[in-house]
Molecule: c-di-AMP riboswitch aptamer (ydaO/yuaA leader)
Organism: Bacillota bacterium
RNA sequence: AAUGCGAGAUCUCCUAAUUGCGAUAAGCCUAGCGGGGGGAACCAUACUUUGGGGUGAAUCUUGUCCACACAAGAGGGGCAACUUGGGUGCCCUAACCCGGCAGCUAACCUCGUAGGAGUGCUCCAAGCGUAUGC
Numbered sequence: 001a002a003u004g005c006g007a008g009a010u011c012u013c014c015u016a017a018u019u020g021c022g023a024u025a026a027g028c029c030u031a032g033c034g035g036g037g038g039g040a041a042c043c044a045u046a047c048u049u050u051g052g053g054g055u056g057a058a059u060c061u062u063g064u065c066c067a068c069a070c071a072a073g074a075g076g077g078g079c080a081a082c083u084u085g086g087g088u089g090c091c092c093u094a095a096c097c098c099g100g101c102a103g104c105u106a107a108c109c110u111c112g113u114a115g116g117a118g119u120g121c122u123c124c125a126a127g128c129g130u131a132u133g134c
Stems, first nucleotide, its partner, number of pairs: 002132005011118004018031001020029001021027001032113006043103001049100001051101001052098004059074006075093006082127005087121001
């Protein structure tokens, strides 16, 4: 060069949601990750019952007997076990919060670190690692 392999339940996936210390536990702890506020500068020019705003992928359009709800589509999001891109397939498109109020925003202040689910394409290309081999 070439060929093979890239597994999984103390494992994997959604998510910011994990680590360490302590420890029977307890924490105003720690690191990491994530969110909100915030008088700058720069930029922006929205809103004021047609209220406004935030976390999040979770918005918008049309139709259905008004609504609830349902359906379809567009847009957005996730997974298919090394990574990236493509193809194909299967899914999701919720919920909650602030309480009349907040643009962005360095300094600065502050909060969260929960909950839930699972075994599914030996597709194509490139790369990485590894084994054989030279």